Context: one part of a larger RNA
RNA sequence: UGACGGGGGCCCGCACAAGCGGUGGAGCAUGUGGUUCAAUUCGACGCAACGCGCAGAACCUUACCUGGGCUAGAAAGUGCAAGAACUUGGUUGAAAAAUCGAGGUGCUCUUCGGAGAACUUGCAGUUAGGUGCUGCAUGGCUGUCGUCAGCUCGUGUCGUGAGAUGUUGGGUUAAGUCCCGCAACGAGCGCAACCCCUGUCGUUAGUUGCCAGCGGUUCGGCCGGGCACUCUAGCGAGACUGCCGAUAUUCAAAUCGGAGGAAGGUGGGGAUGACGUCAAGUCAUCAUGGCCCUUAUGUCCAGGGCUACACACGUGCUACAAUGGUCGGUACAAACGGUUGCGAACUCGCGAGGGGAAGCUAAUCCGAAAAAACCGACCUCAGUACGGAUAAGAGUCUGCAACUCGACUCUUUGAAGUCGGAAUCGCUAGUAAUCCCUGAUCAGCAGGCAGGGGUGAAUACGUUCCCGGGCCUUGUACA
Numbered sequence: 001u002g003a004c005g006g007g008g009g010c011c012c013g014c015a016c017a018a019g020c021g022g023u024g025g026a027g028c029a030u031g032u033g034g035u036u037c038a039a040u041u042c043g044a045c046g047c048a049a050c051g052c053g054c055a056g057a058a059c060c061u062u063a064c065c066u067g068g069g070c071u072a073g074a075a076a077g078u079g080c081a082a083g084a085a086c087u088u089g090g091u092u093g094a095a096a097a098a099u100c101g102a103g104g105u106g107c108u109c110u111u112c113g114g115a116g117a118a119c120u121u122g123c124a125g126u127u128a129g130g131u132g133c134u135g136c137a138u139g140g141c142u143g144u145c146g147u148c149a150g151c152u153c154g155u156g157u158c159g160u161g162a163g164a165u166g167u168u169g170g171g172u173u174a175a176g177u178c179c180c181g182c183a184a185c186g187a188g189c190g191c192a193a194c195c196c197c198u199g200u201c202g203u204u205a206g207u208u209g210c211c212a213g214c215g216g217u218u219c220g221g222c223c224g225g226g227c228a229c230u231c232u233a234g235c236g237a238g239a240c241u242g243c244c245g246a247u248a249u250u251c252a253a254a255u256c257g258g259a260g261g262a263a264g265g266u267g268g269g270g271a272u273g274a275c276g277u278c279a280a281g282u283c284a285u286c287a288u289g290g291c292c293c294u295u296a297u298g299u300c301c302a303g304g305g306c307u308a309c310a311c312a313c314g315u316g317c318u319a320c321a322a323u324g325g326u327c328g329g330u331a332c333a334a335a336c337g338g339u340u341g342c343g344a345a346c347u348c349g350c351g352a353g354g355g356g357a358a359g360c361u362a363a364u365c366c367g368a369a370a371a372a373a374c375c376g377a378c379c380u381c382a383g384u385a386c387g388g389a390u391a392a393g394a395g396u397c398u399g400c401a402a403c404u405c406g407a408c409u410c411u412u413u414g415a416a417g418u419c420g421g422a423a424u425c426g427c428u429a430g431u432a433a434u435c436c437c438u439g440a441u442c443a444g445c446a447g448g449c450a451g452g453g454g455u456g457a458a459u460a461c462g463u464u465c466c467c468g469g470g471c472c473u474u475g476u477a478c479a
Base pairs, nucleotide, nucleotide: 001479002478003476004475005474007473008472009471010470011469012468013467015463016462019427020426021425022424023423026318027317028316029315030314031313032312033311034309035308042053043052064304065303066302067301068300069299070298078124079123080122081121082120083119086103087102088101089100090099091098092097107116108115109114129293130292132291133290134289138287139286140282141281142280143278145276150189151188152187153186154185155184156165157164158163169180170179171178195270196269197268198267200237201236202235203234204233205232206231209227214224215223216222240264243258244257245256246255247254320420324379325378326377327376328375329374336367337366338365341360342359346355347354348353386417391412392411393410394409395408396407397406433455434454435453436452437451438450439449
């Protein structure tokens, strides 16, 4: 100087407390361990591995296994030789591929012999290739402490020196934020602000919106007409402790209350992550040193596996019901996607879906029904008109192909489950809870993920305690 303390002081955080809803019990989905297997490819392991890499394993992916092939190789570069390229048929085969044929001659230069460019095949050898090992050789990227308020430097001063000071102290703040003091004076990376979304208004602009005012109307902004409003998306205004009062005192920083205001003390949210820590993670995104394989640890193909199942754990979904279930009626979104696409009306089917083709390169058309909510009817506390697992049969769609191993539909079947032990998680407001919608990936496949809106709470006395963190101080046989 640090680190540590079941030392002290001050302070903060859904850290506790106060509340609301869960997990842990059930069934299923998914990941992991274990076991099994020819293989169940590999990585990730407290927080910070376990719906993680995977924004989508039937083939492909695919790295694994079994079997069948190749050895200049699936792709790249050099030389030589042959053939233009290319199109097409037969046989064998699971395919990869092997083998036997048929057609065919282009472009540029030309001394008409040929040469060249591109492509294919064969041969040769410096070579390729490797998701093989080492993340404890590395780059890059990422997680974490933590959006915590810290981490440092120059000069000066002090100290023999390691170092100290500044950065400590008194206040204050979300903040090393600001003020005052001070052997310090300044500065840098962080904080904040500048960026994006959202909340108010103005303006610019009207192939969306409007009977707002007029006319027509087959009653639909449908038409004429008009940009007032809504909206869209550019520009601008607006919030600064600016004003008032109180507290504070050093007449500082600031705090509390009020006015005005759409918004008030960082308005709400996002992006943004200092010096560093964990030899944290990744050699399987990529790149790369070293080592290893080179008729195989490379490469092509078919089939299988990654989907196994006594069990254990994590994360979720659906429930156990009456604040509910079923049936009928009837409203109200936002955001997003669409030409190899979205696909309306109409029509067939109980339905998944089929036929059909209008419109749309989209504020114009389509996906599109929002669902909870509301109104009415039935159910009356039961393993039920709760719950839907499992199973049988029949189908639809995608796709060469749904057996291993897809999703969905219909009929039947109707399991466990009556609110969950010890323990444990999230959340402070348009939040939790609850209800639907969309997108990426994607031929098909979501209970996952990423977004969008609808309805919409309770509680916070407080900081003694648990956990994590910041500053000062103290002890130390630790570095």
The prediction has a mean pLDDT of 83.
A computed fold for a 479-nucleotide part of an RNA from a metagenome, annotated as small-subunit ribosomal RNA, 3' major domain.
RNAcentral holds the full RNA, with entries from SILVA.